[in-house]
Molecule: small-subunit ribosomal RNA
Organism: uncultured bacterium
RNA sequence: AGUCGAGCGGAGAGAGACGAGUAUUCGUACAAAUCUCUCUUAGCGGCGGACGGGUGAGUAACACGUGAGUAACCUGCCUUCUUCUGGGGAAUAACACAGAGAAAUUUGUGCUAAUACCGCAUAAUGUCACGACCGGGCAUCCGGAUGUGACCAAAGGAGCAAUCCGGAGGAAGAUGGACUCGCGUCCGAUUAGGUAGUUGGUGAGGUAACGGCCCACCAAGCCUACGAUCGGUAGCCGAACUGAGAGGUUGAUCGGCCACAUUGGGACUGAGACACGGCCCAGACUCCUACGGGAGGCAGCAGUGGGGAAUAUUGGGCAAUGGGGGAAACCCUGACCCAGCAACGCCGCGUGAAGGACGAAGGCCUUCGGGUUGUAAACUUCUUUGAUCAGGGACGAAACAAAUGACGGUACCUGAGGAACAAGCCACGGCUAACUACGUGCCAGCAGCCGCGGUAAUACGUAGGUGGCAAGCGUUAUCCGGAUUUACUGGGUGUAAAGGGCGUGUAGGCGGUCUUGCAAGUCGGAAGUGAAAUUCCCGGGCUUAACCCGGGCGCUGCUCCCGAAACUGCGAGACUUGAGUACUGGAGAGGAUAGUGGAAUUCCUAGUGUAGCGGUAAAAUGCGUAGAUAUUAGGAGGAACACCAGUGGCGAAGGCGGCUAUCUGGACAGUAACUGACGCUGAGGCGCGAAAGCGUGGGGAGCAAACAGGAUUAGAUACCCUGGUAGUCCACGCCGUAAACGAUGAAUACUAGGUGUAGGGGGUAUCGACCCCCCCUGUGCCGCAGCUAACGCAAUAAGUAUUCCACCUGGGGAGUACGGCCGCAAGGUUGAAACUCAAAGGAAUUGACGGGGGCCCGCACAAGCAGUGGAGUAUGUGGUUUAAUUCGACGCAACGCGAAGAACCUUACCAGGGCUUGACAUCGCUUGACCGCUCUAGAGAUAGAGCUUUCCCUUCGGGGACAAGUAGACAGGUGGUGCAUGGUUGUCGUCAGCUCGUGUCGUGAGAUGUUGGGUUAAGUCCCGCAACGAGCGCAACCCCUAUUGUCAGUUGCCAGCAUUCAGUUGGGCACUCUGGCGAGACUGCCGUUGACAAAACGGAGGAAGGUGGGGACGACGUCAAAUCAUCAUGCCCCUUAUGUCCUGGGCUACACACGUACUACAAUGGCAACAACAGAGGGCAGCCAAACCGCGAGGUUGAGCGAAUCCCAAAAUGUUGUCUCAGUUCAGAUUGCAGGCUGCAACUCGCCUGCAUGAAGUCGGAAUUGCUAGUAAUGGCAGGUCAGCAUACUGCCGUGAAUACGUUCCCGGGCCUUGUACACACCGCCCGUCACACCAUGAGAGUCUGUAACACCCGAAGUCGGUAGCCUAACCGUAAGGAGG
Repeated sequence: AGUCGAGCGGAGAGAGACGAGUAUUCGUACAAAUCUCUCUUAGCGGCGGACGGGUGAGUAACACGUGAGUAACCUGCCUUCUUCUGGGGAAUAACACAGAGAAAUUUGUGCUAAUACCGCAUAAUGUCACGACCGGGCAUCCGGAUGUGACCAAAGGAGCAAUCCGGAGGAAGAUGGACUCGCGUCCGAUUAGGUAGUUGGUGAGGUAACGGCCCACCAAGCCUACGAUCGGUAGCCGAACUGAGAGGUUGAUCGGCCACAUUGGGACUGAGACACGGCCCAGACUCCUACGGGAGGCAGCAGUGGGGAAUAUUGGGCAAUGGGGGAAACCCUGACCCAGCAACGCCGCGUGAAGGACGAAGGCCUUCGGGUUGUAAACUUCUUUGAUCAGGGACGAAACAAAUGACGGUACCUGAGGAACAAGCCACGGCUAACUACGUGCCAGCAGCCGCGGUAAUACGUAGGUGGCAAGCGUUAUCCGGAUUUACUGGGUGUAAAGGGCGUGUAGGCGGUCUUGCAAGUCGGAAGUGAAAUUCCCGGGCUUAACCCGGGCGCUGCUCCCGAAACUGCGAGACUUGAGUACUGGAGAGGAUAGUGGAAUUCCUAGUGUAGCGGUAAAAUGCGUAGAUAUUAGGAGGAACACCAGUGGCGAAGGCGGCUAUCUGGACAGUAACUGACGCUGAGGCGCGAAAGCGUGGGGAGCAAACAGGAUUAGAUACCCUGGUAGUCCACGCCGUAAACGAUGAAUACUAGGUGUAGGGGGUAUCGACCCCCCCUGUGCCGCAGCUAACGCAAUAAGUAUUCCACCUGGGGAGUACGGCCGCAAGGUUGAAACUCAAAGGAAUUGACGGGGGCCCGCACAAGCAGUGGAGUAUGUGGUUUAAUUCGACGCAACGCGAAGAACCUUACCAGGGCUUGACAUCGCUUGACCGCUCUAGAGAUAGAGCUUUCCCUUCGGGGACAAGUAGACAGGUGGUGCAUGGUUGUCGUCAGCUCGUGUCGUGAGAUGUUGGGUUAAGUCCCGCAACGAGCGCAACCCCUAUUGUCAGUUGCCAGCAUUCAGUUGGGCACUCUGGCGAGACUGCCGUUGACAAAACGGAGGAAGGUGGGGACGACGUCAAAUCAUCAUGCCCCUUAUGUCCUGGGCUACACACGUACUACAAUGGCAACAACAGAGGGCAGCCAAACCGCGAGGUUGAGCGAAUCCCAAAAUGUUGUCUCAGUUCAGAUUGCAGGCUGCAACUCGCCUGCAUGAAGUCGGAAUUGCUAGUAAUGGCAGGUCAGCAUACUGCCGUGAAUACGUUCCCGGGCCUUGUACACACCGCCCGUCACACCAUGAGAGUCUGUAACACCCGAAGUCGGUAGCCUAACCGUAAGGAGG
């Protein structure tokens, strides 16, 4: 994908020659036929359309890779050699004519050529048949030589010619193919059996050729656990990516092979096809049509549509390379060479370089000082790669002189101009290089994993800055790596996932000593092959590189040959130690069968006997006057075998227990007679296999699922009790599982010891072993090395090695579903996925916890005393209410708390009225002293008016303090956040604990010390100890108090002396007292106990005795404990208000609930009278004596005292009297009246007094608090706060008890130990159902469809064959006819 006219006949066009003939102006013009040349080419014919180009649907296969084979084959064109090319014949397209049809196309008749077709001749080293010889091989056979017979060829063309190009036969070569075989080549066994032309044979056919390739007949084979068959997926390789490698993944580009060409089937032609751009048929689709019929096949290059996240130009050229045709010129070539598009990849280059600080501006941050962007910019001096413009301008071209370039005026060179035109993307919590601000506020969002975000986000968004890479950067997807996380290199299985329940044994795997042979494995040498490209190394060419070229290594593989013989293997021979046999001996709950024994339970019969028995934590159901239980005697029946009995024995495991007999398996010791490797393990297979369960038939005393009843309980389908059926027992048959466990497969060998126990044997001591020593076998404990994540194992290995089997690969889903197999069933066995989570798990550690254990302590219980809870009142809180009832505190550890004192103030709340640089602070400017007083309006704040008043210093410029005005910076906030904080505080708890250094142990977290034996109030002390020391706590040191000495005596004291009403005064300092300094108490002394300790107990002495009593003092830490309203403070918020001033109100409300107190309920008392005794405090805007007045609160007046001097200033108690058990002579609430005090002011809303009134309450339910001695209880006093107001708080003294056996229990705590699935730590963790909503899936009467297998029916084209009909040029035959078609 055409080409050839140099294969052929035509046709067309042009030119020339000749020129019939016609016309003629006689010059010539036109021109048929014929011949020659050139060009074009529809047809016949030849070669090529089987190459080149595309794609990967199919294919798990001799498709591919690799290596062999064909003695079983073909090969056009090409090369070499050889022989031949003689002579004939019959047609047919084109063409012409006539038709059919819309078209595609086609029919008939007639003519014609060839390198088209057909006979004939000639012919062998061709083919076939037969004969016989030589050589070789691999079974059939192959090669060579030879004889006879038969058969088979051909074409011409160009050229004047030489010659060239062809044609035919044969022999070789080369190339290309065909077939066969070894080895290799994905997943699934929930695919285990497959196969009838199937496997083989004989014969025939067919093919280029072997072959069940096809056919007839015969035989019954063939493949398969080393995975057949079936299902799924897939083109294979050189190579590519990755990896240290071994491997894993992939099969784009380039190269080799295969398959396919709209889907399926088929042949034809040809050297080659069952043929991408050929034919026929069938199907689907599209198009044309006159409806009768036709046409088509981009997985060629461009291009279009569709699909999609996504993939290019309907370009130039045959100049080069290559291909087809041709003699050649040449033609064709979307192969190819180029250009275009795309940062898709790789490589190279640029976007400028040097200088430049006062470190500009701007941005961002800020501790407001500054820092950073940053030499960055500006600015100065340079350079010009790319881009732009201009000039020059290739190689690629090889011929044979010439000619010939798509790319392309491209690469490259030269010149010009000007820093000019040229930087983005991602990230910045860790992994992982790089940080701040603002915004947002579990929202918006981020996210590879961990995770970030709930008001201070380096994690979201933005900005500045920084880091990384850079014409790219980031994301997504996939593959490899890290992952020793499928482990060949190179893992495991006691407890993390993982040893089969146990044995026997088949296949398989592995296997003792010596000799010898072979050479399969193995090793050495050599040869062939392992295409090229790629990778690697060395060179070379483009300015470099990417890229390209040359050379080398390599390609770890396969095959052939030669050699070696140690090891494995195979053959032969020998051996005894592995294994087995034999003999002797003892041990044993080993197994099976038959028999037999006593105790006990139950039942039956009879006797005795009477009211209960039984059962439990307590009961009840149940049994019993119809005589139980109890007891005695006799009998029946079933099951199990006390003591012995033992981490003792036996068995493969499950398991086995009275005694006797029979049958029977195994192990052990000894002897060393026999066999001579007979062994080990063991996928499948086979057998055994607790309990429960199933089937059939027995049996059934006790026990006892289910079931019934009684209890318990909120319930109790349980635990407890009374009954009770299957079952448990026997025989036969199933089931086949268990935490079938040593959670530890079997076998062999080796590797310190010690100590029990069971069986057997040996030795020594003269004989004698229960005793002492040694050996073998079993069974335990301890322990070294070693191993282990640790725990632990440790000759009975979890050590060191070898062999074989089984099993594991995150948790859940799930040992589930489906399928198979087994089972009577129950169910067993084999055994997933979807989906979902970021863990699940092991061992050990520290805590915490336990209705775990041990020891110990505490007003923790117990023993006591007094209370609370009931009443009234006070006070606080909740709730409610309100304009407001300001806020905080909430188990203990909030609630008489902040508040040591709300009428105004306080005050933070509410209403109303005002102010806005402000009530308060600092700074600027102006003015003035300020202060003070009076009046008016007003609720007041405030506003207005008036009066008075001239500050201090001065260098005379001014400055200072105060006040007023004004501007802005700012003030102010009891506004929010105590979960942003400091500080302070509460609590566990005055509990005895909490830690560190060094050392030691442990891989480590950690441990040790700090545990243990004692002791203590105490981690107090002693002893012991791989610990030795130390720190914070405990104790002590400090204060008060108890005794005393001494010093000092005023305001204190008074024994003696004097004095007085009186310590009043003199006097004195002895005593008391005061307050300085001392002493004293230390288990120091004695005894007992204890361990020769610490210490405890008892005693002496002493004021005090074992920390004398009390206080202050509070370890590491816990509770996101409390407080932003003491104070301080980050951030946020308000700024004519959330600030500030004022008046009034509120914090004091009131159905109710709770806490804390006071007062009582009375006689241990009330009332009245009389009489005593403190301590510690306070006092000048104060305490206030005495006196007077008042019933009193109080008032008047006023001495003393800034206080050991004066004042405030005692009560219970005692004595006497009265009351006589009552709602009272108890109790005092409430209310009325009259007063007092403080204070600008007592209405809301103070305290007190007097008179009157006289409530509840008669000792308090459940529950609950404090206290162990000068304590509880009880009595009063003082102080702070404070104008006034105390039942509260903080202190003080008076009077002054009871009880503690003891640690079982409640609560809290300490130490040791144990378990843990808790670590926010038991107020932990965690399981299941149900209700509601939503999502997904299933079931469901059916219905429709796809797929697979098998059987059958119809059946296109086509190939082969047969029969019949029709037709027929070449050859034979004179013809008829025949052969052939």